[in-house]
Context: one part of a larger RNA
RNA sequence: UCAUGGCUAAGGAACUAGGCAAAAUAGUCUCGUAACUUCGGAAGAAGAGACGCCCCGUCAGCGAUGACGGGGCCGCAGUGAAACGGCCCAGGCGACUGUUUAUCAAAAACACAGGACUCUGCUAAAUCGAAAGAUGCUGUAUAGGGUCUGACACCUGCCCGGUGCCGGAAGGUUAAGGAAGGUGCUUAGGAUUUAUCCGAAGGCAUUGACUGAAGCCCCGGUAAACGGCGGCCGUAACUAUAACGGUCCUAAGGUAGCGAAAUUCCUUGUCGGGUAAGUUCCGACCUGCACGAAUGGUGUAACGAUCUGGGCACUGUCUCAGCCAUGAGCUCG
Numbered sequence: 001u002c003a004u005g006g007c008u009a010a011g012g013a014a015c016u017a018g019g020c021a022a023a024a025u026a027g028u029c030u031c032g033u034a035a036c037u038u039c040g041g042a043a044g045a046a047g048a049g050a051c052g053c054c055c056c057g058u059c060a061g062c063g064a065u066g067a068c069g070g071g072g073c074c075g076c077a078g079u080g081a082a083a084c085g086g087c088c089c090a091g092g093c094g095a096c097u098g099u100u101u102a103u104c105a106a107a108a109a110c111a112c113a114g115g116a117c118u119c120u121g122c123u124a125a126a127u128c129g130a131a132a133g134a135u136g137c138u139g140u141a142u143a144g145g146g147u148c149u150g151a152c153a154c155c156u157g158c159c160c161g162g163u164g165c166c167g168g169a170a171g172g173u174u175a176a177g178g179a180a181g182g183u184g185c186u187u188a189g190g191a192u193u194u195a196u197c198c199g200a201a202g203g204c205a206u207u208g209a210c211u212g213a214a215g216c217c218c219c220g221g222u223a224a225a226c227g228g229c230g231g232c233c234g235u236a237a238c239u240a241u242a243a244c245g246g247u248c249c250u251a252a253g254g255u256a257g258c259g260a261a262a263u264u265c266c267u268u269g270u271c272g273g274g275u276a277a278g279u280u281c282c283g284a285c286c287u288g289c290a291c292g293a294a295u296g297g298u299g300u301a302a303c304g305a306u307c308u309g310g311g312c313a314c315u316g317u318c319u320c321a322g323c324c325a326u327g328a329g330c331u332c333g
Stems, first nucleotide, its partner, number of pairs: 001328008010319002014317001019314001027051005036041001038151001052073009074078001086312007093304002098110002114149007126135003152299004157229003162226002164222005171217003177211002181207006189198004230248005257291001258288001269285005
């Protein structure tokens, strides 16, 4: 000096990003116990008191033993050592128990019961496989698969124009295939100007009216499908504001609820509370840069090695250091 322990006057979080670490609490019995609440809880809430040893008695019990009462004794100290909850207030998130990044993250992430949509009639849908076959399932729509949401309470508004999905079939477009017809080449034959022309059937090549499904166009439905949910101007007997009016655009212009929020840039917004002093915190306001309803909205008892703020207790975290024990390296010897 470092590590691990122990003690410390006065103060007691002044330390620090933050009470990190440490201290404190701790057992049993009795009393007592708030808000809130899903009436189960919260709760060991909180907060008090008692506790040793000796003798005697009463009651209960078959007993072991337990409960109660009286008298006495000792110490600084009677759960005499050890094991052995710190507590309270408020807010955010997630209902909960659970799961997770083996080796920097345990969480507000995942899961969850519950909710909803959707597919699937059984040789089911879906999945694995080249197939056979298998899972689904020795199940059968109160079943099975997929997607989203995530207890519970109160709720879940408007938009189908775009994209997707479902349904429709009149019309348009449309492939291979089929195909009437046309054209070219070829030539038995024919013609005459004797080396030219015409040319049936067949073959070959090419073209092709017409026919021809789904799809797309088209018509409708569907948002707990993917998603979306406006602007400008004016107006009231102070001022300000605008219930009201005008106008443009849209598929429709954000409803309830919440709101400087895990979302607010400006911003340490403004007001109130808490502090002597508060960029955090709590309660409001609403000017929501850029909340908002199962990409769920708002609440919510209980729960949490969760995150944030405050308080009591407690302390070497600190003011500000000191001493002791054990061990290690180094120095001296």
This is a predicted structure of a 333-nucleotide part of an RNA (large-subunit ribosomal RNA, domain IV) from Chryseobacterium sp. The source organism's lineage runs through Bacteria, Pseudomonadati, Bacteroidota, Flavobacteriia and Chryseobacterium. The full RNA is in RNAcentral, with records from ENA.